[in-house]
RNA sequence: CUGACCGGAACAAACGAUCGCCGGGUGAGAGAUCACCGGGAGGAAAGUCCGAACACCGCAGGACAGGACGCUCCAUAACGUGGAGUCACGGUAACGUGAAGGAAAGUGCAGCAGAGAGUAGACCGCCACAUGCCGCAAGCGGCGUGGGGUAAGGGUGAAACGGUGCGGUAAGAGCGCACCAGUUCCCUGGGUGACCAGGGAAGCUUGGUAAACCCCGUCCGGUGCAAGACCAAAUAGGGAAACGCCUGAGGGCUGUCCGUCUGAGUUUCCGGGUAGGUUGCUUGAGGUGUAUGGCAACAUGCAUCCUAGAUGAAUGAUCGUUGAUCCGGCUCCGGGUAACUGGUCCGGAUAACAGGAUUCGGCUUACGGGCCGGUCAGGCCG
Numbered sequence: 001c002u003g004a005c006c007g008g009a010a011c012a013a014a015c016g017a018u019c020g021c022c023g024g025g026u027g028a029g030a031g032a033u034c035a036c037c038g039g040g041a042g043g044a045a046a047g048u049c050c051g052a053a054c055a056c057c058g059c060a061g062g063a064c065a066g067g068a069c070g071c072u073c074c075a076u077a078a079c080g081u082g083g084a085g086u087c088a089c090g091g092u093a094a095c096g097u098g099a100a101g102g103a104a105a106g107u108g109c110a111g112c113a114g115a116g117a118g119u120a121g122a123c124c125g126c127c128a129c130a131u132g133c134c135g136c137a138a139g140c141g142g143c144g145u146g147g148g149g150u151a152a153g154g155g156u157g158a159a160a161c162g163g164u165g166c167g168g169u170a171a172g173a174g175c176g177c178a179c180c181a182g183u184u185c186c187c188u189g190g191g192u193g194a195c196c197a198g199g200g201a202a203g204c205u206u207g208g209u210a211a212a213c214c215c216c217g218u219c220c221g222g223u224g225c226a227a228g229a230c231c232a233a234a235u236a237g238g239g240a241a242a243c244g245c246c247u248g249a250g251g252g253c254u255g256u257c258c259g260u261c262u263g264a265g266u267u268u269c270c271g272g273g274u275a276g277g278u279u280g281c282u283u284g285a286g287g288u289g290u291a292u293g294g295c296a297a298c299a300u301g302c303a304u305c306c307u308a309g310a311u312g313a314a315u316g317a318u319c320g321u322u323g324a325u326c327c328g329g330c331u332c333c334g335g336g337u338a339a340c341u342g343g344u345c346c347g348g349a350u351a352a353c354a355g356g357a358u359u360c361g362g363c364u365u366a367c368g369g370g371c372c373g374g375u376c377a378g379g380c381c382g
Stems, first nucleotide, its partner, number of pairs: 001378008011369001013322007021040002024037005042353001046364002049362005054224004066220005071085005086100001087098004101215002106213002108209002123154002125150003129146008162180006181205002183202008228279004238270006250262004286305008324350006332343004
């Protein structure tokens, strides 16, 4: 220099002006409201996929069903999350990926090709036997047929029941042996452990698929702040008491009296629920800095900070200047043989994903561009 890989962030254009929006505090005003001060979304606030806090309901205990998870150790309030490792696979490497128990409990499934795809399988080939014909140097050879043996060789396939060699055999075959690979078991050493290294024994040689059913192991009660708690209208209905029911309560006729019409309810209290309001509500397994322990996730101590709380749901719009990226052009200054490339100037375009709604810890997904740190491979120079 080029090409890659990994991680982080209180990066998510900046500044100014004008006009607004939603809470809080103070002041003024009878009030409507006004003035001032101060605050006002995210790295994912998202999906609502896990785990919790909190709240209510349920719950003697056990089992079934259903679901999730599945290498090891550690971290954590907890987790299906994270860290460090192991193993397998991919990459020259940095590094990445892994739902990583069991296929020797059982059941199921597998296109094409192929003789045969699961208690494997004779298409070609090889082999002896029986038999027909032919040949000749006369016990062999050739061409057929028949029922057999054979998994060495060929061929099909992603995959054909270990590999190589020697022996063995009619031909063959772990049939026997040596070495190699694998499996199971045993021993020694290392590691907390997954596991690793070394040695030995047994011919033991077993196809794939479990994000197919299933088996084994571990774990799991339900509903979510529209949880829940408190205050509480109007109307209707419930309960109680008092008064009244032709000896007339109450109501209408303008306020009162009289009168008149009407005629069985009227009044008060209590309690439940609804509308509405208040609360839950934002100080918390909290953030930042630092020290210590730890490889790390993380933990502990000390200091310091307070940072939305709305409820049809606020946090915005316009303009100007500057910067960023991309594209095009040409002026100028460089590097290079060249392709090309660095800076400068002018013009144009772009600026994402997305927005709280009880709160945390994660995961996943979306996203334009820039910043910081670390690592690897190749080339060149010293």
Predicted 3D model of a 382-nucleotide RNA (Bacterial RNase P class A) from a Desulfobacterales bacterium. Its Rfam family is "Bacterial RNase P class A". The family's RNA type in Rfam is ribozyme. About the family: Ribonuclease P (RNase P) is a ubiquitous endoribonuclease, found in archaea, bacteria and eukarya as well as chloroplasts and mitochondria. A source record names the gene rnpB. NCBI's taxonomy places the organism under Bacteria, Pseudomonadati, Thermodesulfobacteriota, Desulfobacteria, Desulfobacterales. Its mean pLDDT, the model's own confidence on a scale to 100, is 75.